RNA sequence: AGAGUUUGAUCCUGGCUCAGGAUGAACGCUGGCGGCGUGCCUAACACAUGCAAGUCGAGCGGGAUCUUAAGUAAUGAAGCUUCGGUAGAUUUAGUUAAGUGAGAGCGGCGGACGGGUGAGUAACGCGUAGGCAACCUGCCCUUUGCAGAGGGAUAGCCAUUGGAAACGAUGAUUAAAACCUCAUAAUGCCAAGAGUUCACAUGGACAUUUGGCCAAAGAUUUAUCGGCAAAGGAUGGGCCUGCGUCUGAUUAGCUAGUUGGUGGGGUAACGGCCUACCAAGGCGACGAUCAGUAGCCGACCUGAGAGGGUGAUCGGCCACAUUGGAACUGAGACACGGUCCAAACUCCUACGGGAGGCAGCAGUGGGGAAUAUUGCACAAUGGGCGAAAGCCUGAUGCAGCAACGCCGCGUGAAGGAAGAAGGUCUUCGGAUCGUAAACUUCUGUCCUUAGGGAAGAUAAUGACGGUACCUUUGGAGGAAGCCCCGGCUAACUACGUGCCAGCAGCCGCGGUAAUACGUAGGGGGCAAGCGUUAUCCGGAAUUAUUGGGCGUAAAGAGUGCGUAGGUGGUUACCUAAGCAGGGGGUGAAAGGCAAUGGCUCAACCAUUGUUAGCCCCCUGAACUGGGUAUCUUGAGUGCAGGAGAGGAAAGCGGAAUUCCUAGUGUAGCGGUGAAAUGCGUAGAUAUUAGGAGGAACACCAGUGGCGAAGGCGGCUUUCUGGACUGAAACUGACACUGAGGCACGAAAGUGUGGGGAGCAAACAGGAUUAGAUACCCUGGUAGUCCACACCGUAAACGAUGAGCACUAGGUGUCGGGGGAGCAAAGCUCUUCGGUGCCGUCGCAAACGCACUAAGUAGUCCACCUGGGGAGUACGUUCGCAAGAAUGAAACUCAAAGGAAUUGACGGGGACCCGCACAAGCGGUGGAGCAUGUGGUUUAAUUCGAAGCAACGCGAAGAACCUUACCUGGUCUUGACAUCCCGGUGACGGCAGAGUAAUGUCUGCUUUCCUUCGGGACACCGGAGACAGGUGGUGCAUGGUUGUCGUCAGCUCGUGUCGUGAGAUGUUGGGUUAAGUCCCGCAACGAGCGCAACCCUUAUCUUUAGUAGCCAGCAUGAAAGAUGGGCACUCUAGAGAGACUGCCAGGGAUAACCUGGAGGAAGGUGGGGAUGACGUCAAAUCAUCAUGCCCCUUAUGACCAGGGCUACACACGUGCUACAAUGGCGUAAACAAAGGGAAGCAAACCUGUGAAGGGGAGCAAAUCUCAAAAAUAACGUCUCAGUUCGGAUUGUAGUCUGCAACUCGACUACAUGAAGCUGGAAUCGCUAGUAAUCGCGAAUCAGCAUGUCGCGGUGAAUACGUUCCCGGGUCUUGUACACACCGCCCGU
Repeated sequence: AGAGUUUGAUCCUGGCUCAGGAUGAACGCUGGCGGCGUGCCUAACACAUGCAAGUCGAGCGGGAUCUUAAGUAAUGAAGCUUCGGUAGAUUUAGUUAAGUGAGAGCGGCGGACGGGUGAGUAACGCGUAGGCAACCUGCCCUUUGCAGAGGGAUAGCCAUUGGAAACGAUGAUUAAAACCUCAUAAUGCCAAGAGUUCACAUGGACAUUUGGCCAAAGAUUUAUCGGCAAAGGAUGGGCCUGCGUCUGAUUAGCUAGUUGGUGGGGUAACGGCCUACCAAGGCGACGAUCAGUAGCCGACCUGAGAGGGUGAUCGGCCACAUUGGAACUGAGACACGGUCCAAACUCCUACGGGAGGCAGCAGUGGGGAAUAUUGCACAAUGGGCGAAAGCCUGAUGCAGCAACGCCGCGUGAAGGAAGAAGGUCUUCGGAUCGUAAACUUCUGUCCUUAGGGAAGAUAAUGACGGUACCUUUGGAGGAAGCCCCGGCUAACUACGUGCCAGCAGCCGCGGUAAUACGUAGGGGGCAAGCGUUAUCCGGAAUUAUUGGGCGUAAAGAGUGCGUAGGUGGUUACCUAAGCAGGGGGUGAAAGGCAAUGGCUCAACCAUUGUUAGCCCCCUGAACUGGGUAUCUUGAGUGCAGGAGAGGAAAGCGGAAUUCCUAGUGUAGCGGUGAAAUGCGUAGAUAUUAGGAGGAACACCAGUGGCGAAGGCGGCUUUCUGGACUGAAACUGACACUGAGGCACGAAAGUGUGGGGAGCAAACAGGAUUAGAUACCCUGGUAGUCCACACCGUAAACGAUGAGCACUAGGUGUCGGGGGAGCAAAGCUCUUCGGUGCCGUCGCAAACGCACUAAGUAGUCCACCUGGGGAGUACGUUCGCAAGAAUGAAACUCAAAGGAAUUGACGGGGACCCGCACAAGCGGUGGAGCAUGUGGUUUAAUUCGAAGCAACGCGAAGAACCUUACCUGGUCUUGACAUCCCGGUGACGGCAGAGUAAUGUCUGCUUUCCUUCGGGACACCGGAGACAGGUGGUGCAUGGUUGUCGUCAGCUCGUGUCGUGAGAUGUUGGGUUAAGUCCCGCAACGAGCGCAACCCUUAUCUUUAGUAGCCAGCAUGAAAGAUGGGCACUCUAGAGAGACUGCCAGGGAUAACCUGGAGGAAGGUGGGGAUGACGUCAAAUCAUCAUGCCCCUUAUGACCAGGGCUACACACGUGCUACAAUGGCGUAAACAAAGGGAAGCAAACCUGUGAAGGGGAGCAAAUCUCAAAAAUAACGUCUCAGUUCGGAUUGUAGUCUGCAACUCGACUACAUGAAGCUGGAAUCGCUAGUAAUCGCGAAUCAGCAUGUCGCGGUGAAUACGUUCCCGGGUCUUGUACACACCGCCCGU
């Protein structure tokens, strides 16, 4: 930094999509370790349980409990005893004293901090900068001073008592640093007085005089800690203000305590904060009010920046604490773990009544895609209380869980080619995974074993934690996945699948060879993660301040006037708001950036340095603003002129249409593509005269004029607007634009009242048509016209907003002015204003614009932001209505669009050609038959060909074979090829059995070379590789072919033009059969095509002369038969000839055309071969070849029989006819080109004939097929289903062949069908052609009406290019490009 996607391609506009970064994330697959962070974004949903705010006995009364001591009372043990007692231990109870001090209470301080959450809030809430001369401040610090004397209560405790409980009630008694009174007191407070000084108003500060008022608390271990008053400080707060702070106008008006004043009240304090009265204000287009959304900021993400988005963690502020309201206490609250009330919910209850508030930390349920432990400790840091020890602290410090994020490390390192095995691919050779592995040698980070062991802690005290870290033991052992591989975007092959399954961010992929689906191998990327989803910024200059546009892509309001606003000519002075310079303050910390440092590095952390913005002070004065004065160029006024369909009203005019009346006149008129409806014998149309009425104004008339636009057209008058020119008298910036607003605004439409000739929606009828609610015709109502009032829209267009300045020219035209040439019509030069065309620079995507800009600058306004939905819906405003104005969303598509290019197409244009039409000749379509096809049938009727360009086509010839089809029977390494092993010596031939036939079985006969090992050849048998396939795909292919089309086209190099696709050349003027040639030209050349070169035919020469020929000579009965000859014909070699070469005319002096001469032939002489770039996914896998797929005892191979020959029917191509230009008969004449040995076959004989017999001759200019036929001559038939026509059928035959039934050809006799010239339609042919006549050949045993050739006879017509068809060139339109068999609309 860009890329993909609209098109056949191009440029542009424009949207969509991607590559980047980020996250409190979630989901899928996977998961080794550590450090540092982070972790309910949803239900401000409900909460079980535990903890989260207490502390002070050095303020007070009181004192449970416990200990000790001493009395008292009771008890009465050991021991002693005279048994009477003595002794007094022990134990219990109570009293006193000393100590201890639980729980509760009074009192003090703290529960207003810390912690949570973001519901509300669009606000002085927050941010920033200020102010308070309008305020408060516990604890803390400093200073000054003080603490004298009294008093009465009350909780606790006790007693009685209510209640289930919570919680009380009454009585008695008691203390204080609790409470109260008095005293003392100023620098405090209040009131009054008069000064100094300051300030932005009210006012403040200082000093001073007088009067009045207000305090206190003690404790004690004697260290000290407290108390009261005042002043100051610090800290924290309160209030006020400037500026900034989301969206919607489909929210435009809001407001009664509202805005201000006075008095009063209230507060720490100002204030409508509250109240009474008075006034009627206040806010709002610079967006009030209303509605929606939202905690704000430091910052975070992104971005080059400007910006855009976000507001988790950390920090500042605010708000809230189940919902709503309220105050109390206090320095501080209207108070998360305080009080009261109300509400909802939950819980307890003895039903009377009570209790509660996790948006504190954990945790539970719920919601959700989704977010953790009912942990440890106060050791540290901090907080509360206390003199302190200390107590409390879910703040905090730590640990646990989670790859949620960032950072770091590891999963080994070196060597190692037989390039192992295996996988995958393969052209089978190999390639690749791959030094990868194995193997060898090492290492030990993490891990593991054991030991030591911190800092954090100033003397003690360590939750973390036996943690970090260090040493040591062990062994490569325990540690890699995820996504992607068609393009964008790095990375390719195989198989499977077959528009199925699926993929996909966009374009898109998949219909049998998928680098896009799935799997595998390989590869690419990232890595303890990788992908996906969601969201934000970027790319997107796609909201454009930086940094876009508006003629045609989206976009200039229909036009003007004008308000607010924005912008604004000249000179001088002042000011200093903007602006510039300097200085100061602030800009919290954290964060960012830079440097340095600390954890082994990094993340992380620490230290230092560094900002935007805002405020204040000083200075400057060019520019902008403000003020004062000036000027005349902008603008305007006055004066003098001329132009004009500018507007309004009134009047007048002629032509024409229609109607009425009258005359003439008679059968039609009218209308159309053609008709009909209609009018007309009751007299139309036509014509003449008169009249009525309405509307519009021919010619002039012109890219002429006027107007802001809409628009304005006969003539005259009246009223009236604007522009222009001249001159330079006046004003002195008065200007430009213009949101809202106001006015005008074609046609149609609406209302009321007129008018109504013509025209004419609706409507009616007639036509057209498949229909025709249309186009055409005949009628015809609103309307069109006038007056008044609405509507307010148009492709209201120059699709181009207004005004100003500047920037080459040329040429028209309209209205003025000026100069010179003689006066004029006029011409020329110049100037101002309008209106056109061409054009330079420049601009533009191109088209184009170009002093009338779409150029260059600057001012103001309107409008646009992908297509569709849609100018629709809803709402509002306007309107009588019709409707107009404003104006969305859901959903859907990946485009929609502009300009230009090349083609193709057009029932667009111009030119040209072709048997394309026309002019002719003959056919097809009707009949019968032949042949092919469709269809049907069938066991099979094998397959292919399908408009032209399939259909007598593949097939130049299906009885078997062919043959691919069917039925039946057989074979399985095979009918055919190669390789291997074994056997045999053959193979072959002969014979036999058997069969429908092949297959099968049997017998006989029979090699070569040799170094003797064997080899060659062939067969048989065997195993497997393989053979085989007319099985599929002609849309996987090669080759071949058809077709446009033998049409004249198709391209390239260099140059030039164009941003480019492309253009030019190849277009133009002529000409040609031709892109053939000439001329011109930003083109110059070249290639494939055209033409020529090739073959044949037409003329001549020459060479040659047999199998050809015979002029002359000779022989011969005849026959070139013979001698002879090569002159001629002919044969086949070589040459000549034709080139617009010559002449005349035309043409441009060219190319060329027309005519002529000569010539056998004349303008490519006739014919053939020859087929450019390409089109049709044209045809062919069944000629052949071939990829892939399929079959493998069968989809292969063999055999017999059948079928391809079927037959209600339809079509194509042909043959024969329908007859007299003919049929039949008789006799007669003239070709060319071919074939011939498994052949052609003569003479001769037989047969009515097909043919048979025969076998001379001939591998052919010798022999033969072979007779040519039409024709001509003679005869006959005489218009008829015939002496036409020959189908069909019967009988008898001939030939080929193994075989003629299905299913051959031919012959004879007999039979004698349809058919009398063919509807619509359609085909061929332009000269030796059509037509007609026969002959030959290939295939072939036999089989032709087909095909390919050959000659004989031998026409007609072409004015011409309007039309049909096809083609070529130029041009034009296009929304087509699969290209009109397109695209596409409606129902």

Predicted 3D model of a 1387-nucleotide RNA (small-subunit ribosomal RNA) from an uncultured bacterium. Its mean pLDDT, the model's own confidence on a scale to 100, is 84.